RNAcentral holds the sequence, with entries from ENA.
This is a predicted structure of a 1514-nucleotide RNA (small-subunit ribosomal RNA) from an uncultured bacterium.
Model confidence (mean pLDDT): 83 of 100.
Its Rfam family is "Bacterial small subunit ribosomal RNA".
RNA sequence: GAGUUUGAUCCUGGCUCAGGACGAACGCUGGCGGCGUGCUUAACACAUGCAAGUCAAGGGGGCGGAGCAAUCCGCAACCGGCGAACGGGUGCGUAACACGUGAGCAACCUGCCGAUCCGCGGGGGAUAGCCGGGCUAACGCCCGGGUAAUACCGCAUACGGUUCUCUGGGGGGGUCCCUGGGGAAGGAAACCUUUGGGGCGGAUCGAGGGGCUCGCGGCCUAUCAGCUAGUUGGGGGGGUAACGGCCCACCAAGGCGACGACGGGUAGCUGGUCUGAGAGGAUGGCCAGCCACAUUGGGACUGAGAGACGGCCCAGACUCCUACGGGAGGCAGCAGUGGGGAAUCUUGCGCAAUGGUCUAACGACUGACGCAGCGACGCCGCGUGUGGGAGGACGCCUUUCGGGGUGUAAACCACUGUUGCCCGGGACGAACAGGGUCAUUCAUGGCCCCUGACGGUACCGGGUGAGGAAGCACCGGCUAACUCCGUGCCAGCAGCCGCGGUAAUACGGGAGGGUGCGAGCGUUGUCCGGAAUCAUUGGGCGUAAAGGGCGCGUAGGUGGCACGGCAAGCGUGCGGUGAAAGCCUGGGGCUCCACCCCCGGGUCGGCCGUGCGAACCGCCGGGCUGGAGCACUGUAGAGGCAGGUGGAAUUCCGCGUGUAGCAGUGAAAUGCGUAGAGAUGCGGAGGAACACCGAUGGCGAAGGCAGCCCCCUGGGCUAACACUGACGCUGAGGCACGAAAGCGUGGGGAGCAAACAGGAUUAGAUACCCUGGUAGUCCACGCCCUAAACGAUGAUCACUAGGUGUUGGGGAAAGCGAUUUUCCAGUACCGUAGCUAACGCGUGAAGUGAUCCGCCUGGGGAGUACGGUCGCAAGAUUAAAACUCAAAGGAAUUGACGGGGACCCGCACAAAGCGGUGGAUGAUGUGGAUUAAUUCGAUGCAACGCGAACAACCUUACCUACCCUUGACAUGUCCGGAAGCCUGCUGAAAGGCGGGUGUGCUCGAAAGAGAACUGGAACACAGGUGCUGCAUGGCUGUCGUCAGCUCGUGUCGUGAGAUGUUGGGUUAAGUCCCGCAACGAGCGCAACCCUUGUCCUUAGUUGCUACGCAAGGGCACUCUAAGGAGACUGCCGGUGACAAACCGGAGGAAGGUGGGGAUGACGUCAAGUCCUCAUGGCCCUUAUGGGUAGGGCUUCACACGUCAUACAAUGGACGGUACAGAGGGUCGCCAACCCGCGAGGGGGAGCCAAUCCCGAUAAAGCCGUUCGUAGUCCGGAUUGCAGUCUGCAACUCGACUGCAUGAAGUCGGAAUCGCUAGUAAUCGCGGAUCAGCAUUGCUGCGGUGAAUACGUUCCCGGGCCUUGUACACACCGCCCGUCACACCACGAAAGUCGGCAACACCCGAAGCCGGUGGCCCAACCUUAGGGAGGGAGCCGUCGAAGGUGGGGUUGGCGAUUGGGGUGAAGUCGUAACAAGGUAGCCGUACCGGAAGGUGCGGCUGGAUCACCUCCUUC
Repeated sequence: GAGUUUGAUCCUGGCUCAGGACGAACGCUGGCGGCGUGCUUAACACAUGCAAGUCAAGGGGGCGGAGCAAUCCGCAACCGGCGAACGGGUGCGUAACACGUGAGCAACCUGCCGAUCCGCGGGGGAUAGCCGGGCUAACGCCCGGGUAAUACCGCAUACGGUUCUCUGGGGGGGUCCCUGGGGAAGGAAACCUUUGGGGCGGAUCGAGGGGCUCGCGGCCUAUCAGCUAGUUGGGGGGGUAACGGCCCACCAAGGCGACGACGGGUAGCUGGUCUGAGAGGAUGGCCAGCCACAUUGGGACUGAGAGACGGCCCAGACUCCUACGGGAGGCAGCAGUGGGGAAUCUUGCGCAAUGGUCUAACGACUGACGCAGCGACGCCGCGUGUGGGAGGACGCCUUUCGGGGUGUAAACCACUGUUGCCCGGGACGAACAGGGUCAUUCAUGGCCCCUGACGGUACCGGGUGAGGAAGCACCGGCUAACUCCGUGCCAGCAGCCGCGGUAAUACGGGAGGGUGCGAGCGUUGUCCGGAAUCAUUGGGCGUAAAGGGCGCGUAGGUGGCACGGCAAGCGUGCGGUGAAAGCCUGGGGCUCCACCCCCGGGUCGGCCGUGCGAACCGCCGGGCUGGAGCACUGUAGAGGCAGGUGGAAUUCCGCGUGUAGCAGUGAAAUGCGUAGAGAUGCGGAGGAACACCGAUGGCGAAGGCAGCCCCCUGGGCUAACACUGACGCUGAGGCACGAAAGCGUGGGGAGCAAACAGGAUUAGAUACCCUGGUAGUCCACGCCCUAAACGAUGAUCACUAGGUGUUGGGGAAAGCGAUUUUCCAGUACCGUAGCUAACGCGUGAAGUGAUCCGCCUGGGGAGUACGGUCGCAAGAUUAAAACUCAAAGGAAUUGACGGGGACCCGCACAAAGCGGUGGAUGAUGUGGAUUAAUUCGAUGCAACGCGAACAACCUUACCUACCCUUGACAUGUCCGGAAGCCUGCUGAAAGGCGGGUGUGCUCGAAAGAGAACUGGAACACAGGUGCUGCAUGGCUGUCGUCAGCUCGUGUCGUGAGAUGUUGGGUUAAGUCCCGCAACGAGCGCAACCCUUGUCCUUAGUUGCUACGCAAGGGCACUCUAAGGAGACUGCCGGUGACAAACCGGAGGAAGGUGGGGAUGACGUCAAGUCCUCAUGGCCCUUAUGGGUAGGGCUUCACACGUCAUACAAUGGACGGUACAGAGGGUCGCCAACCCGCGAGGGGGAGCCAAUCCCGAUAAAGCCGUUCGUAGUCCGGAUUGCAGUCUGCAACUCGACUGCAUGAAGUCGGAAUCGCUAGUAAUCGCGGAUCAGCAUUGCUGCGGUGAAUACGUUCCCGGGCCUUGUACACACCGCCCGUCACACCACGAAAGUCGGCAACACCCGAAGCCGGUGGCCCAACCUUAGGGAGGGAGCCGUCGAAGGUGGGGUUGGCGAUUGGGGUGAAGUCGUAACAAGGUAGCCGUACCGGAAGGUGCGGCUGGAUCACCUCCUUC
């Protein structure tokens, strides 16, 4: 920097990614070289070889060789010397003076090396080897004999050394040091030689090495808070190289610790390394310094040095050998093996170089080291070719079929030669030492000779030949790079967000292409970064996580004014140190560059010392008054504690009056009451709380505090002026206080009231409501210590505009008062700057600063578990982890929603009214069932007389059977034939198999060719009512003919967005007017269009007609059809704001949109339709295509929708009689006339229509007759018979006619529909479809023709404003808890098994130390007895491992159990979000399947309405 919470936004906040790094590992791949680097795990176990020896110039002898011998050369066991304490490995242990850094030792040691001085005299006794003997499996040992030394022991000598003592001088860091003199004691040595040399002893100094001490620095944990008996100190002693409780006896009682002792966990430390802008964080592999360790534990010996990796002793475990008696061993040296593990190499070469040990030297030894080998493990470098070469081959991929991509890429041409391969040449590293020679006094120097593991390597030259050398990951966003196929929430991917359910740039791979890096590329792991996400640099805490409930106060932190001094902090100069390597940098060496190496400079942030400074901070001293306090004057107050007292009310009791109810609710019931309630009067008892005042008020640190009076008492404010003199602020721990609930003991108990009981409500109701009611509420004393203990805002101080109200006190104005004004303290609102993510805060800050404290670091798990502390208990406090999620949140925005509010509209409701549905029968559609098939679609409103404006065949898409396969249809190729017509057999038909006839058109002389049509063949293809309406176009439904939906510019806001469009009026309307940070505009509304209503003009045939009829005339009227007029709130009055508009009126055929129609904004429903059509993709291809016949779509125990007809008298039947409109008609409508009861038949005039026909009698109506309330003269279903018509055909399955039959039904439960005027209701007529089939559907037409509307409370739908929201798939939303199931991690648990560190006791190895009768013993002494001295043994102290015991702590397992988390659709309810339907939430208590309910107290982070008060504006 980016991704990710949302519909969108801003913020908070976590998660994730891009970077760098690595001793790495894994996957795929792999040409070369250089330099590095390589058991991070089992400090697991180790076969084998090697890693420390050397000296013959210390010693004696032995062996081998040469030689006649003297002697020389060699080997190396033994005695002896030096080394083996270095070098090499590892990181166990260690939180420590272990390390780093800086100091100190007047408290120390030091072999080899350097310097100086001195010495090396003289003796003695042994003992390995060796010889002899013996034991043993082995390791090895024993006895006897003889022997040497630079081995060992005395003696002599010896100093400025040691110890003691006596006695001077000097010094400063005074525990002592330096330096003199005298005395005493006890102390040295080693020799070898090649004669050059080497070695030995004493003393002093040095160098280097080591030991010890101290300051400071660097891990986690307080769920480890107290630790400590050699503990702390003392003088004394022992011990050590040396100080020291290091050790010991005694004495004292100390020592350490919140600046974190003690305990637990983890860990070698550092230079450095990685990362980072830095500060920081992480790390300590290679290299270098220090430490620790060497199978585990203990111990000492030797030595200058060790408590000793390749030494010793003991104990333990393990391994090996064994003759079972006993022995041997220690790779964390180099290789190597097994094992563990994701994982880490050769049992290589050489001492040529560097270094080390020994040696006089030569030299020896050296798995240190130098090299080589293996591993892309890392870094660096090189190559796999270079140039030319097409509008661009093949192949492959893709395609809209045109093309595009791969791509100058290849081929091809020209060239080069790194590297590889072959051949030849061929190093530096080498100089020492040694030898020779020269020079030189020596030391030493010059020259020559000799010496190479790597290695015939690097390197050089020649040859060969583009010849041998490219992969890996990725391509949805972050993030650079896209298409095809396959797959179909499968398989799979995934770092986060997230992809996959048939068109996947996200899977698989296959593919093509692309991007990145390149001998590598990816993945995994780890660290830093990004992360300002622990914030010193550099964060926060009103609402996001976060202010402690509140005060007092300890430590600590911090602190007013001026002066003098000091110099710890601080500043500055100088000095020391800060190893090397590393890092940065200049130069140089590997052919050049790089890695790498060499030389120089810088850095090394730190520590120590020293000089100076004195502003600041600190300290010391004496001052000051402004901070703070004290005293005095007034003053307000529900501040606290205790005592007393008052009235009202409730309840109860007594008595009286009095009678049937009372009480309670939404409505009821439980309850009380005729045994007298309730009501009312009087009297009494008792407890609790204090109406009005009362507030927006007051007081208190908070919790909290309210009748009145009094005692005691805390704090505040105010005014003036004295006093003290910084006494201040904050405050970890600590202490006190701390609502309600709750607990203990004892009282008290009127009312209220958890629990409980009953009654209701309800699906249930462990609730809400009601009737009762116990703890409790009250008092005293003692606990508890928590709250939404809130201003969700710690305390203190200072500064920074104002305005208004109010409480307390004071001042001023003119004197008191009213009033005005002003100061201080409190309290509430508005508001400037500023702050804030926004909301908001705003002198009472959430502004600007200062000091101190508390707290936060994603959500869940969880304020939980375990542990600790407190508590009688309830519980409180402190306070995790596993696991899990990609979020959880805050504020604000737009919507949607609310059993929120305000306003408004609609046959939305109510009311009024008319007629229906739901009951019957039938018709029709649907569901369901059935079926071979009952084709398909439509499914709340907005599917269901819908697609279908016509299913007997056809339609037809379905089923059965039989057939066809380039096909019923299109285009293209080839062959034949014109086409066509007639006809036979078979078959249900389609089809199959034949026979005949016929020759046309165009071109051409002809042959022939061609066009249309047709038959055949093969292939491209056709075809599909097959799938996907959730891939689509188009069309349609719906909200809704609702009044809305938007844009440009401007303005406001960080932004989403707002404004405009809100407001006041008005309208059918976002219609119009006014106002306004808006001004305009678009799509909608309205109007324009059609129709209807009036009139006028024009025109008049088929129309009309005053002419009697016809003809003829006429065009006034009716009508027809073209144009026009008319209506605009225009006029008057009123209302309103002088507006818009509304109300009323006039005129008018019509009046406020005149009626009707057409017209449907942005959008919503993944609404409907792939079966109208079109269309992507998928699927079928002798079938999912095509043909034919028959069947089915017409089934039927049921259910629903829509209708028809009725149930009758406002009617039925019969007779008579009147009046329409709009349509249709040539495969048609069909007149007159005739036949039939009728359907109809015959007939054929007229008409392509204002002409003829349907068509006539429109029907209801009107007039008359009859029926008389009945299953009827209502009703017509059903059934029988007989017919008519259409049609190839009416069986499944048409319509109609006549006769007969006459079912249900007597007005319809809950519920429900339509309609506000030419409307409802009622009556008939036409048309489309159509061969036929609709008196029941649809769609038109006219006839007759009502009733009613108080109104907007409610239901439904809608519009606008506002409010709340945890909703945004938007309330058909969201969401809580139990239960059931699965999985996961965790807690508890009878216990059980381990680890760790201690404690007490027992035993007690090795060993040091101490003691020691007896025993033993070479050196010296001896009087030869012994002595001095020593040794073994024994005893003792200490003492490892081990044993016993009780505890501590920690871990594993654990029947069972507890909650928690996660999981697709499980069960029960509905707690929360809206007033969430009982506002919610916090604490507490009780109760309940569960969410939860209720009580008490608290909070607003509660909606709504009303009222009051305050503020702002007018």